[in-house]
RNA sequence: CGGGGUGUGGCGCAGGUGAUAGCGCGCGAAGUUUGGGACUUUGAGGCCGCAGGUUUGAAUCCUGUCACCCCGA
Numbered sequence: 001c002g003g004g005g006u007g008u009g010g011c012g013c014a015g016g017u018g019a020u021a022g023c024g025c026g027c028g029a030a031g032u033u034u035g036g037g038a039c040u041u042u043g044a045g046g047c048c049g050c051a052g053g054u055u056u057g058a059a060u061c062c063u064g065u066c067a068c069c070c071c072g073a
Base pairs, nucleotide, nucleotide: 001072002071003070004069005068006067007066010025011024012023013022019056027043028042029041030040031039049065050064051063052062053061
């Protein structure tokens, strides 16, 4: 320098043929227990790396850009 991949709650990931953003772990509360753990119920927490464009509507499509990883030179 060229090509490709990834970026979504604290962590790990799903959702990607456009239309309310979800799962597991973790965290708070309640129940259960003598207590803890486990289990059950419930709750908080992200508007999707950043910027712009298309669209009635974008996490999703397009462009640029940043970070990390891989391949090539």
The RNA shown here (transfer RNA) has 73 nucleotides and comes from an uncultured Clostridia bacterium. The prediction has a mean pLDDT of 81. Its Rfam family is "tRNA". It is annotated as a transfer RNA. Gene Ontology term of the family: triplet codon-amino acid adaptor activity.